A computed fold for a 73-nucleotide RNA from an Acidimicrobiales bacterium, annotated as transfer RNA. It matches the Rfam family "tRNA". It is annotated as a transfer RNA. The organism belongs to Acidimicrobiales, within Bacteria.
Parts: sequence; structure tokens; C1' cells
RNA sequence: GGGCGGUUAGCUCAGCUGGUAGAGCGUCUGGCCUACAACCAGAAGGUCGGAGGAUCGUGCCCUCCACCGCCCA
Repeated sequence: GGGCGGUUAGCUCAGCUGGUAGAGCGUCUGGCCUACAACCAGAAGGUCGGAGGAUCGUGCCCUCCACCGCCCA
């Protein structure tokens, strides 16, 4: 220098046929219990890496940039 993959909640990841974002774990509150754990119910938490573009509309398409990993030279 070139190619490929990844970047979404605190963590691990889903969501891809473009229609105002979810799960598990964790955290908090309540229930249960003598108490803790477990279990049950609920809640908070996200500029979807950044910028621009196409579209009525994008996490999802296009371009550029950044970072991480792998491969080639």
C1' cells in the first nucleotide's frame, strides 16, 4: 500500500425485505424469606463509531474518515 470482517444498552451479542431498537447478564425498586441466595414482577439505561449523500423515511443503501482483528504484498 491492497483485500476482508467488525464497531448497536455497563458487558456479551441480536436486529438486514429500509418503516420511529431488543435479548441475556449486570444495576435499581418491589414481592417472597428470620436473613441471604434463588425465584417472581417492574424500572432505569442507547447521538446504533464520526461526517456527508441518496430516500417520504435508514442501525440496515452509497462515499469518506477513525478505531479493532485477520490475510496479501

About this RNA
The coordinates come from a structure-prediction model, not an experiment, and the mean pLDDT is 81.